[in-house]
Context: one part of a larger RNA
Molecule: large-subunit ribosomal RNA, domain I
Organism: Pollicipes pollicipes
RNA sequence: GGCACAUGGCGAAUGACUUGGCAUCGGGAGGCGAUGAAGGACGUUGGAACCUGCGAAAAGCCUGAGGGAGCUGGUAACCGAGCUGUGAUCUCAGGAUGUCCGAAUGGGGAAACCCGGCCCUUUUGGGUCAUCGUACGCUGAAUGCAUAGGCGUACGAAGCGAACGUGGGGAACUGAAACAUCUCAGUACCCACAGGAAAGGAAAGCAACCGCGACUCCGUAAGUAGUGGCGAACGAAAGCGGAUAAAUCAGUGGAACGACGAACACGUUGGAAUGCGUGACCAAAGAAGGUGACAGUCCUGUAGCGGAAAGCUGAUGAGCUCUAGAGUAGGUCCGGGCCCGUGAAACCCGGAUUGAACAUGGGGGGUCCACCCUCCAAGGCUAAGUACUACCCGAUGACCGAUAGUGAAUCAGUAAGGUGACUGAACGUUGAAAAGCACCGCGAUGAGCGGGGUGAAAGAGUACCUGAAACCAUGUGCCU
Numbered sequence: 001g002g003c004a005c006a007u008g009g010c011g012a013a014u015g016a017c018u019u020g021g022c023a024u025c026g027g028g029a030g031g032c033g034a035u036g037a038a039g040g041a042c043g044u045u046g047g048a049a050c051c052u053g054c055g056a057a058a059a060g061c062c063u064g065a066g067g068g069a070g071c072u073g074g075u076a077a078c079c080g081a082g083c084u085g086u087g088a089u090c091u092c093a094g095g096a097u098g099u100c101c102g103a104a105u106g107g108g109g110a111a112a113c114c115c116g117g118c119c120c121u122u123u124u125g126g127g128u129c130a131u132c133g134u135a136c137g138c139u140g141a142a143u144g145c146a147u148a149g150g151c152g153u154a155c156g157a158a159g160c161g162a163a164c165g166u167g168g169g170g171a172a173c174u175g176a177a178a179c180a181u182c183u184c185a186g187u188a189c190c191c192a193c194a195g196g197a198a199a200g201g202a203a204a205g206c207a208a209c210c211g212c213g214a215c216u217c218c219g220u221a222a223g224u225a226g227u228g229g230c231g232a233a234c235g236a237a238a239g240c241g242g243a244u245a246a247a248u249c250a251g252u253g254g255a256a257c258g259a260c261g262a263a264c265a266c267g268u269u270g271g272a273a274u275g276c277g278u279g280a281c282c283a284a285a286g287a288a289g290g291u292g293a294c295a296g297u298c299c300u301g302u303a304g305c306g307g308a309a310a311g312c313u314g315a316u317g318a319g320c321u322c323u324a325g326a327g328u329a330g331g332u333c334c335g336g337g338c339c340c341g342u343g344a345a346a347c348c349c350g351g352a353u354u355g356a357a358c359a360u361g362g363g364g365g366g367u368c369c370a371c372c373c374u375c376c377a378a379g380g381c382u383a384a385g386u387a388c389u390a391c392c393c394g395a396u397g398a399c400c401g402a403u404a405g406u407g408a409a410u411c412a413g414u415a416a417g418g419u420g421a422c423u424g425a426a427c428g429u430u431g432a433a434a435a436g437c438a439c440c441g442c443g444a445u446g447a448g449c450g451g452g453g454u455g456a457a458a459g460a461g462u463a464c465c466u467g468a469a470a471c472c473a474u475g476u477g478c479c480u
Stems, first nucleotide, its partner, number of pairs: 001479009015465001016429002020400002022397007029389002031160002039101003042055003046079002049075003061095006070083003106115003116129005131157009164195001165193005175182001179229001205212002216243005226234002248315005257306002260304001264279005280297002282286001288300003319381003322325001330354008340366001361376005416423002436464001439451004
């Protein structure tokens, strides 16, 4: 030095666990804001820090209701000082207070700061003063009446918010095996505005000589009819089948919450019984969680019970309203939308330019004409069925189980990086209970260790469950 075995160290895999996530379903809620939001800064407890709460009235103040013995939030004890059957702490509802910044609004500004005017009070403290729109009033130029302008009062707006919605703008990569029409796609993205939904909506509609009867959504029709460098690709509608139904009446129903809420003992092993053994009991309750191992009968609960409205079921049952809509319908030119890329291209929308009729009338039925059928444009409103989930509650899972699951189980959008836009981690587990090692010894009044004690266990000692391997060491044996 190598190999083997043993014993340790280091190390953190693995196993087990779950405080946290993920997904789906059902219900609620679907907004907040000049009465100052969302989001922050700074403060605030007797005692440092952070989190939570709160705001100079500052882990709180007042009122009402509940509740009933302890309490002064958490990490997190300790000390101090207090509160509480005259009902505290706590829960719910309402009210008060609510610094400074922020739409931020008296002016300014490098957010949380600086500097004012006026009024009241005057130690000091309080109030008010932005802009725009609308309405009303006052005033009032050039300029006579007026108007513009100025001033005042009242009301409103603004800003934030996940997705869903409507409207206004609107790509490219890509595909076409290149590429230009085309496609991607009216997508992404930007902007405006709204609601709990929005939009649409009561036929100048479809249909086909039979008829239907607003709109929306789903299924089908159908990858059909069609469009298309007839390439790539795009792609309907009618019809049919469903969803839905105000107010009213009758029946039913029963959230939060609250009260009640059945039924087990002994022996035995053990640190501990929920285990095992024996014998019982309840069950409209054998869901689940907790309790010193696995508990229907120990605890919380669970089934059931009480309890409003919504809802559900049945009956009836989607439409109303002003009044008859002209620079409108239509034509021409140029664009856009429809399955429709200019085509025989109707229909709808926009720009330009023209321009009717008046129910004895007019539009449509895919160029156009006739017949026939059908409807009545150029005013408006309209629930439900439909879409979504930042937020709250409940339930569920052939979802994850700490390199997984959210980036985040742990004080995470933190630490850290970047001028900045932005990027962005890691860290879970003693034990049933701290009983977290009194006391003694070595040591530097140390770290650490040895005794000793606690505990079922300390080879569970806070570098704490289990504790693999790599790696390091010690001992023994063999080989060199």